[in-house]
RNA sequence: GGGCUUGUAGCUCAGCUGGUAGAGCAGUUGACUCUUAAUCAAUUGGUCGUGGGUUCGAGUCCCACCGGGCCCA
Numbered sequence: 001g002g003g004c005u006u007g008u009a010g011c012u013c014a015g016c017u018g019g020u021a022g023a024g025c026a027g028u029u030g031a032c033u034c035u036u037a038a039u040c041a042a043u044u045g046g047u048c049g050u051g052g053g054u055u056c057g058a059g060u061c062c063c064a065c066c067g068g069g070c071c072c073a
Stems, first nucleotide, its partner, number of pairs: 001072007010025004019056001027043005049065005
């Protein structure tokens, strides 16, 4: 330098054919308990890597760029 792949909550990851962004763990509060842990209930948390484009509508499609991984040179 070229190709492929990946980027979504604090962490690990879903998200179907473009139509209100989700799960588990973690966090917070409450119940239970002498207390802690465990368990149960409720609940907070997102510029979907960045910038453009297409569209009535983009996490999803297109382009460029940035970061990670793999391969070729």

A computed fold for a 73-nucleotide RNA from a Candidatus Gastranaerophilales bacterium, annotated as transfer RNA. Its Rfam family is "tRNA". By type it is a transfer RNA. NCBI's taxonomy places the organism under Bacteria, Bacillati, Candidatus Melainabacteria, Candidatus Gastranaerophilales. The sequence was found in a public genome assembly.